[in-house]
RNA sequence: GCGGGCGUAGCUCAAUGGUAGAGCUUUUGGUUCCCAACCAAAUGACGCGGGUUCGAUUCCCGUCGCCCGCU
Numbered sequence: 001g002c003g004g005g006c007g008u009a010g011c012u013c014a015a016u017g018g019u020a021g022a023g024c025u026u027u028u029g030g031u032u033c034c035c036a037a038c039c040a041a042a043u044g045a046c047g048c049g050g051g052u053u054c055g056a057u058u059c060c061c062g063u064c065g066c067c068c069g070c071u
Stems, first nucleotide, its partner, number of pairs: 001070007010024004018054001026042005047063005
């Protein structure tokens, strides 16, 4: 330099154009003499910029970061 893949919550992962979910974690409450476990609730995310579309995590372009291959 060329090609390909990945980027979503604090962590690990879903979601093939129509309200972004789950598990673990965190906080609060309940239960308990206390802790743990358990139960209930809450908080919290689409790498960035543009385009297409009535509507974009999803499709297109660019860009950034990480990984793999080729040279």
Model confidence (mean pLDDT): 81 of 100. This is a predicted structure of a 71-nucleotide RNA (transfer RNA) from Pseudomonas profundi. Its Rfam family is "tRNA". Its family is annotated with triplet codon-amino acid adaptor activity in the Gene Ontology. By type it is a transfer RNA. NCBI's taxonomy places the organism under Bacteria, Pseudomonadati, Gammaproteobacteria, Pseudomonadaceae, Pseudomonas.